[in-house]
The RNA shown here (c-di-GMP-I-GGC riboswitch aptamer) has 95 nucleotides and comes from a Syntrophobacterales bacterium.

RNA sequence: CUUGAUAAAGGCAAAGCACUCGAAAGGGUGCGACGCAAAGCCACUGGCCUAACCCUUCUCUUCCCAGCGAGGGCACGGUCGCAGGGCUGCCGGGU
Numbered sequence: 001c002u003u004g005a006u007a008a009a010g011g012c013a014a015a016g017c018a019c020u021c022g023a024a025a026g027g028g029u030g031c032g033a034c035g036c037a038a039a040g041c042c043a044c045u046g047g048c049c050u051a052a053c054c055c056u057u058c059u060c061u062u063c064c065c066a067g068c069g070a071g072g073g074c075a076c077g078g079u080c081g082c083a084g085g086g087c088u089g090c091c092g093g094g095u
Stems, first nucleotide, its partner, number of pairs: 001094004011036002016031006034081001040087003044084003047079003053073005
């Protein structure tokens, strides 16, 4: 520099459950293991999620408006276990 086929030492921990923080998305701790060779760190770029807000629409109604519901747009919130990028790193193989 490259690689993760084999091996060893170890590491992380999805869903779910309990407690907890948050309006939500989601986060933290414990139990728990679906997986992970960067599933270590950074929301920088794109994506996705959520909220406020905005737009459209529907229903109720004598009529109108608003709200609930449905659809769409959109973060300064969130996700690094969505991808890319940046930084760092254990062990083994090859050069």
Record summary
The model forms 95% of the base pairs in the Rfam consensus. The organism belongs to Syntrophobacterales, within Bacteria. It was read from a public genome assembly, where an Rfam model found it. Its mean pLDDT, the model's own confidence on a scale to 100, is 79.